Context: one part of a larger RNA
RNA sequence: CUCUCUCUGAGGAACUCAAAAAAAUAGCCCUGUAACUUCAGGAGAAGGGGUGCCUCCUUAGGGGGUCGUAGUGACCAGGCUCAGGCGACUGUUUACCAAAAACACAGGUCUCCACAAAGUUGUAAGACCAUGUAUGGCGGCUUAUGCCUACCUAGUGCUGGAAGGUUAAGGAAGUUGGUGACCUGAUGAUGGGAAGCCAGUGACUGAAGCCCUAGUGAACGAUGGUCAUAACUAUAACGGUCCUAAGGUAGAGAAAUUCCUUCUCGGGUAAGUUCUGAUCUGCACGAAAGGUGUAACGAUCUGGGCACUGUCUCGGAGAGAGACUCG
Numbered sequence: 001c002u003c004u005c006u007c008u009g010a011g012g013a014a015c016u017c018a019a020a021a022a023a024a025u026a027g028c029c030c031u032g033u034a035a036c037u038u039c040a041g042g043a044g045a046a047g048g049g050g051u052g053c054c055u056c057c058u059u060a061g062g063g064g065g066u067c068g069u070a071g072u073g074a075c076c077a078g079g080c081u082c083a084g085g086c087g088a089c090u091g092u093u094u095a096c097c098a099a100a101a102a103c104a105c106a107g108g109u110c111u112c113c114a115c116a117a118a119g120u121u122g123u124a125a126g127a128c129c130a131u132g133u134a135u136g137g138c139g140g141c142u143u144a145u146g147c148c149u150a151c152c153u154a155g156u157g158c159u160g161g162a163a164g165g166u167u168a169a170g171g172a173a174g175u176u177g178g179u180g181a182c183c184u185g186a187u188g189a190u191g192g193g194a195a196g197c198c199a200g201u202g203a204c205u206g207a208a209g210c211c212c213u214a215g216u217g218a219a220c221g222a223u224g225g226u227c228a229u230a231a232c233u234a235u236a237a238c239g240g241u242c243c244u245a246a247g248g249u250a251g252a253g254a255a256a257u258u259c260c261u262u263c264u265c266g267g268g269u270a271a272g273u274u275c276u277g278a279u280c281u282g283c284a285c286g287a288a289a290g291g292u293g294u295a296a297c298g299a300u301c302u303g304g305g306c307a308c309u310g311u312c313u314c315g316g317a318g319a320g321a322g323a324c325u326c327g
Base pairs, nucleotide, nucleotide: 001322002321003320004319005318006317007316008315010313011312014311027051028050029049030048031047036041038144052066053065054064055063056062057061067071079306080305081304082303083302084301085300086298087297091103092102107142108141109140110139112137113136119128120127121126145293146292147291148290150223152221155220156219157216158215159214160213161212164211165210166209170205171204174201175200176199177198178197179196182192183191224242225241226240227239251285264278265277266276267275
């Protein structure tokens, strides 16, 4: 010097990204216990007192006595509290850097499915769903509970409709060409040419789909600009105008979202880029990709306080094991 421990004057988080680490608390009995609350909780809240041994009695208890610095005498053995974010909760997860605010969840809602179901799988036979049958099954989104869930159906998707337009294969009257018995001609050439066959063309017929039309947002999604105005100023309830399918409602808001920004004001501190309560000027919240509250819960994240401490001011002393020297 390294590691693992023990102690430490005065101070007590000044350390640090962060009280990370350490210290402190601790068992049992008695007492006492707030806000809030879904009335179950919160709660071991917090806080306070007792605790050994001997002896007696009416023995889960009580009286008397007595020792120690110290009686859960060692070991074992909760730190507490205030406020906020997120997630309701118990649970699950990146075996070997992430345990969480991620996933799941009960609950909500939407669509599909009438049973040889939909859905999944397989070329198929078949299988699962299910020896189930809509109080069921598959799928999507959201996520306890409380209060709620605004406006837009123009685009896209889905569902319904069938009048019209468009529209395939197939069918097809007709028509064009070839071939062609046969006729003409001289038994040739040429010209003509029935039926059939081949090839082409083809009026007309012809479903779904698309166009069209109506509905549908807890379907994908979307939810403006500008000018001016009140008897100080400022602001704009009011008004004009352009555009749109409709112009963001309630709630919440410098937020896990705010760039400017350490916004501004209040609180907390001697001093606070964090925190908390407000303001609204939202670069770029917003209502089941849910909005907003919320008791309980959390090895969650953030800020404050009490207790406590070698984390620190700032070091020091000691023990053991290494290292080092000798053997």
This is a predicted structure of a 327-nucleotide part of an RNA (large-subunit ribosomal RNA, domain IV) from Picea glauca.
The organism belongs to Picea, within Eukaryota.